This is a predicted structure of an 87-nucleotide RNA (c-di-GMP-I riboswitch aptamer) from Candidatus Aquidulcis sp. The sequence was found by an Rfam model in a public genome assembly. The coordinates come from a structure-prediction model, not an experiment, and the mean pLDDT is 89. The model forms 95% of the base pairs in the Rfam consensus.
RNA sequence: CUCCGACAACGGCAAACCCGGCGAAAGCCGGUGACGCAAAGCUACGGACCUAAAAUCGUCGCCGAUUAUGGUCGCCGGGCUACCGAA
Repeated sequence: CUCCGACAACGGCAAACCCGGCGAAAGCCGGUGACGCAAAGCUACGGACCUAAAAUCGUCGCCGAUUAUGGUCGCCGGGCUACCGAA
């Protein structure tokens, strides 16, 4: 230095519920709170999944369908970075 991850050490992050806010929604931000996480740090590059405002089509008031330019990195992979040091 790389790989690896312990009944080690210092710590770190923070699910769901609830409260406030943003958003059409998915979801996000903040507070509370801890389900868990050795990358649950960053990144939307690939896949997957969620939503459907606008648009298009049908119905032609209703409503339905398709679709991401929206979103999820705590769905998986890739890329970048990183504390500690047993086997």